Transfer RNA from Trichonephila clavipes, 73 nucleotides, folded computationally. The coordinates come from a structure-prediction model, not an experiment, and the mean pLDDT is 81. Lineage of the source: Eukaryota > Bilateria > Arthropoda > Araneomorphae > Trichonephila.
[in-house]
RNA sequence: GUCCCUGUAGCGCAAUGGAUAGCGCGUUGGACUACCAAUUCAAAAGUCAUGGGUUCGAAUCCUACUAGGGUUG
Numbered sequence: 001g002u003c004c005c006u007g008u009a010g011c012g013c014a015a016u017g018g019a020u021a022g023c024g025c026g027u028u029g030g031a032c033u034a035c036c037a038a039u040u041c042a043a044a045a046g047u048c049a050u051g052g053g054u055u056c057g058a059a060u061c062c063u064a065c066u067a068g069g070g071u072u073g
Stems, first nucleotide, its partner, number of pairs: 001072001003070005010025004018056001027043005050064004
């Protein structure tokens, strides 16, 4: 250089072009307990890597760019 995959909450990952973008862990607060753990209830945390385009509507399709991984020579 070629081709492929990935980038979404603090971390790991989902989401058929259509609802308020969800799940687990973690974090914070409450309940429970003599205390802690466990359990349980709730909350916070998202510019969907970035720019542009298509569309009534884009995390999703197209394009450019960027970072990481793999393949091949």